RNA sequence: GUGGGAGGAAGGGCGACUGCUCCGGUGCGCCGGAGAGGAAAGUCCAGACAGCGCAGAGCAGGGUGCCUGGUGCAAGCCAGGGCCGGGUAACCGGCGGUUGUUGCCACAGAGACGAUGUCCCCGGUCCACUUCGCGCGGACCGGGGAGUGAAAAGGGUAGUCCCCCUGCUGCAACCCGAAGCAUGGCCGAUGACGCUGCUCGCCGAGGCCAGGGUACGGGGCAUCCCGUCUGAGGCGGGAGUCCGACCCGUAUAGGGUCGGACAGACUGAUGGUCGCCACGAACAGAAUCUGGCUUACUCUCCUCCCACGCGU
Numbered sequence: 001g002u003g004g005g006a007g008g009a010a011g012g013g014c015g016a017c018u019g020c021u022c023c024g025g026u027g028c029g030c031c032g033g034a035g036a037g038g039a040a041a042g043u044c045c046a047g048a049c050a051g052c053g054c055a056g057a058g059c060a061g062g063g064u065g066c067c068u069g070g071u072g073c074a075a076g077c078c079a080g081g082g083c084c085g086g087g088u089a090a091c092c093g094g095c096g097g098u099u100g101u102u103g104c105c106a107c108a109g110a111g112a113c114g115a116u117g118u119c120c121c122c123g124g125u126c127c128a129c130u131u132c133g134c135g136c137g138g139a140c141c142g143g144g145g146a147g148u149g150a151a152a153a154g155g156g157u158a159g160u161c162c163c164c165c166u167g168c169u170g171c172a173a174c175c176c177g178a179a180g181c182a183u184g185g186c187c188g189a190u191g192a193c194g195c196u197g198c199u200c201g202c203c204g205a206g207g208c209c210a211g212g213g214u215a216c217g218g219g220g221c222a223u224c225c226c227g228u229c230u231g232a233g234g235c236g237g238g239a240g241u242c243c244g245a246c247c248c249g250u251a252u253a254g255g256g257u258c259g260g261a262c263a264g265a266c267u268g269a270u271g272g273u274c275g276c277c278a279c280g281a282a283c284a285g286a287a288u289c290u291g292g293c294u295u296a297c298u299c300u301c302c303u304c305c306c307a308c309g310c311g312u
Stems, first nucleotide, its partner, number of pairs: 001308009010298001012277007020035006037283001041294002044292005049170004061166003065162001066081006082095005096161001100160006113154001118146010129135001174219004183210005194202002223239007240262009
C1' cells in the first nucleotide's frame, strides 16, 4: 500500500425567518419558556406495577439445551475448554439423547429405513447337456461393483424421552369521582315529602335508598427536595434511577471515584426553509416504565488483528 476480520464512537453545531403541542405572564395586540432515538421499531425475554388465582404435592402446558465456572427466577451475557463445518489466516457458523418407542424423508431410483433384489463380475454347491477334460445353461449361497439420490442400511429429522426453569392476564392493566338510565327494595290517602330543628297546624301524591358497564373528568403518567432570579422555567447544590469512563477484580458479577442523562401528549405536539462551519446523509419517530435480545441504517471517525506485496 491492497484486500479481509473483530470491536467501538458519532448520528451534527450556530444564527435568522416561520409553524405545532403544552406551560407561564398579559395592557388580549402579543411576549416568554420547555419539547424524540440509537434503534423511540419488532413486541422476542425478564423485572417493576396492577387485577385475578393460589395449603401442599403431582400431572398437563410453556420455555431452555456441547462441557465447566460466574451472573441473571428468564432470554441472554462473560471467562475457559471440546467436537463438526467454512476460510491461506485473522475469524465465522453449529451443538442434549434417540442403544427404548412412534411418525416423516419430495424427485430420481429395484429399494428411503431392520426393506429390497435391477444389471455386471468373481468364488463355491447342486441339476441338466455331455466327446466325461473343459465349456455352456439354470437354481441356491457368499463376496465385490455399477446405476439413482442430499442420504443406500450407516443414517437424517421431529414427537415421545432426559436435565433445569416456569401461576394467568397486560396500562385498552387497574383505581377514584360526579351526574344519570334500566332494575330492585322500603315508606306513603290510617297523609309520606314539604313549610320546619321539635309540638300543633296547613298542604295533598309522591318520597327515600341501592344501583353494573360504556361514555365523561381525574389518577396510574413522567423524578424529588433546597437556594436564587417576578412566573413558566433557567442556574447552582443535594438525593434517587439508568448509562458511560477509570481503579480493585478473570469478568457486562460485586465495590469505589468521577462524568452525563432523566420529553410526557389524549384536538395525541416535538416540524420546515435559508445562511455559515468540512457536509444536499441514512434508518426511522415516544404513548406505563426499566434492562436485555433481534432487526433496519451511514456524510463519517477510531482501535486491534490476519494475508499478500513493496521499501529501509

Bacterial RNase P class A from a Chloroflexota bacterium, 312 nucleotides, folded computationally. The organism belongs to Chloroflexota, within Bacteria. It matches the Rfam family "Bacterial RNase P class A". Gene Ontology terms of the family: tRNA processing, ribonuclease P activity and dimeric ribonuclease P complex. Its mean pLDDT, the model's own confidence on a scale to 100, is 76.